[in-house]
A computed fold for a 79-nucleotide RNA from Desulfatitalea sp., annotated as c-di-GMP-I riboswitch aptamer. The sequence was found by an Rfam model in a public genome assembly. Taxonomically the source falls in Desulfatitalea (Bacteria, Pseudomonadati, Thermodesulfobacteriota, Desulfobacteria). The coordinates come from a structure-prediction model, not an experiment, and the mean pLDDT is 82.
RNA sequence: UAACAGCACAGCCAAACUCCGGGUAACCGGAGGACGGAAAGUUACGGGUCCAUUUAUUAUGGAUGGCCGAACCGCCUGG
Numbered sequence: 001u002a003a004c005a006g007c008a009c010a011g012c013c014a015a016a017c018u019c020c021g022g023g024u025a026a027c028c029g030g031a032g033g034a035c036g037g038a039a040a041g042u043u044a045c046g047g048g049u050c051c052a053u054u055u056a057u058u059a060u061g062g063a064u065g066g067c068c069g070a071a072c073c074g075c076c077u078g079g
Stems, first nucleotide, its partner, number of pairs: 004078003012037002017032006035066001041072003045069003048064006
C1' cells in the first nucleotide's frame, strides 16, 4: 500500500413527514427533520418498478442510483 475486513476515532450522507418552489404526473430542488447507510459518492449501461402518451397489449418519452446488478472514483482503522 492493493486485495480483504470493519465503524471503534474524526467526520459524511439523509428515509418518512412538514413547509416553499418546479413538473400533467412519476418525481425533483431548497429549508426543517432522522428511518437508516460502510460507499445511501458518480453513471440510467442491463434488469425491475413507477408516470405520461399511444396501442389492442404494442411502441415512444420521462422518473427511480436509498430496488437489484455492473462500471468508475473516494475517507478512517486494521491489514